This is a predicted structure of an 82-nucleotide RNA (transfer RNA) from an uncultured Clostridia bacterium. It was read from a public genome assembly.
RNA sequence: GCCGCUGUGGCGGAAUUGGCAGACGCACUUGACUCAAAAUCAAGCGGGGCGACCCGUACCGGUUCGAGUCCGGUCAGCGGCA
Numbered sequence: 001g002c003c004g005c006u007g008u009g010g011c012g013g014a015a016u017u018g019g020c021a022g023a024c025g026c027a028c029u030u031g032a033c034u035c036a037a038a039a040u041c042a043a044g045c046g047g048g049g050c051g052a053c054c055c056g057u058a059c060c061g062g063u064u065c066g067a068g069u070c071c072g073g074u075c076a077g078c079g080g081c082a
Stems, first nucleotide, its partner, number of pairs: 001081007010026003019065001028044005046055003058074005
């Protein structure tokens, strides 16, 4: 230099047929239980806003009524070739 694959909450990882983004697990927070803790149980858990709502799938564009998903470019990681 060329080719391929991958990039989603704090972490792993779904949603691949274009149609509610974040299922499920881990971690974490609060509460119950306990003398106290562990375990267990309950609720919560991306960002902003008092709220109605708005934003968010590596980044920038495009297509579309609608994009994590399709197209172009960029960046990063991994693999192959030279």